[in-house]
RNA sequence: GCCUCUAUAGCUCAGUGGUUGAGAGCACUGUUCUCAUAAAUCACUGAUCGUGAGUUCGAAUCUCACUAGCGGCA
Numbered sequence: 001g002c003c004u005c006u007a008u009a010g011c012u013c014a015g016u017g018g019u020u021g022a023g024a025g026c027a028c029u030g031u032u033c034u035c036a037u038a039a040a041u042c043a044c045u046g047a048u049c050g051u052g053a054g055u056u057c058g059a060a061u062c063u064c065a066c067u068a069g070c071g072g073c074a
Stems, first nucleotide, its partner, number of pairs: 001073003005069003010026004018057001029043002032040001050066005
């Protein structure tokens, strides 16, 4: 330098154009229980979907550029 893949919550991920309101598990916080802690139960919080533009009536989802990362080739 070229190619592929990835980027969604603190972490691991799902979501492949539409009425679902952006979700799950773990974690955090609080509650119940306990002499106390842990475990368990319940509840809550948390993401302008990497950035910008485009297509579309409608974009996390499709296209382009850029950024960052893993891998491959030279």